A computed fold for a 76-nucleotide RNA from Bacteroidetes bacterium UBA4416, annotated as transfer RNA. It was read from a public genome assembly. It matches the Rfam family "tRNA". About the family: Transfer RNA (tRNA) molecules are approximately 80 nucleotides in length. It is annotated as a transfer RNA.
[in-house]
RNA sequence: UGGGAUGUAGCUCAACGGUGAGAGCAAGUGCCUUAUACGCACGAGGUUGUUAGUUCGAGUCUAACCACCCCAACCA
Numbered sequence: 001u002g003g004g005a006u007g008u009a010g011c012u013c014a015a016c017g018g019u020g021a022g023a024g025c026a027a028g029u030g031c032c033u034u035a036u037a038c039g040c041a042c043g044a045g046g047u048u049g050u051u052a053g054u055u056c057g058a059g060u061c062u063a064a065c066c067a068c069c070c071c072a073a074c075c076a
Base pairs, nucleotide, nucleotide: 001072002071003070004069006067007066010025011024012023013022018056028042029041030040031039049065050064051063052062053061
């Protein structure tokens, strides 16, 4: 420098372009226990990387940019 993949909750991941973006784990609170762990219950937690575009409607499609990863090339 070129090509490809990924980006959604603290972490790991779902969600056919169509009603309100969900799950597990973690963390928090309560119950349980002498106590802790385990277990049970509850609630909270989201700028869907950013900015535009297409569309009646975008997490989903398109473009640019950002971050990270992989491959190739170049330099050394």